[in-house]
RNA sequence: GGGCCUGUAGCUUAAUGGUAGAGCACCCGCCUUGCACGCGGGAGACCGGAGUUCGACUCUCCGUAGGUCCA
Numbered sequence: 001g002g003g004c005c006u007g008u009a010g011c012u013u014a015a016u017g018g019u020a021g022a023g024c025a026c027c028c029g030c031c032u033u034g035c036a037c038g039c040g041g042g043a044g045a046c047c048g049g050a051g052u053u054c055g056a057c058u059c060u061c062c063g064u065a066g067g068u069c070c071a
Stems, first nucleotide, its partner, number of pairs: 001070007010024004018054001026042005047063005
């Protein structure tokens, strides 16, 4: 320098172009003498920009970070 793959919540991950879900973690309440467990509730995310589209996490392009292969 080039090819390919991957970027979603603090972490691990789902989502056929049509309301972004889950588990753990976090916060509040219940339970307990207290803690843990358990139960109920809550906050929190689509790597950045542009394009296509009525509508984009999803498709296209450019960038960016990581991984891998070639030189």
Molecule: transfer RNA
Organism: Candidatus Spechtbacteria bacterium RIFCSPLOWO2_01_FULL_46_10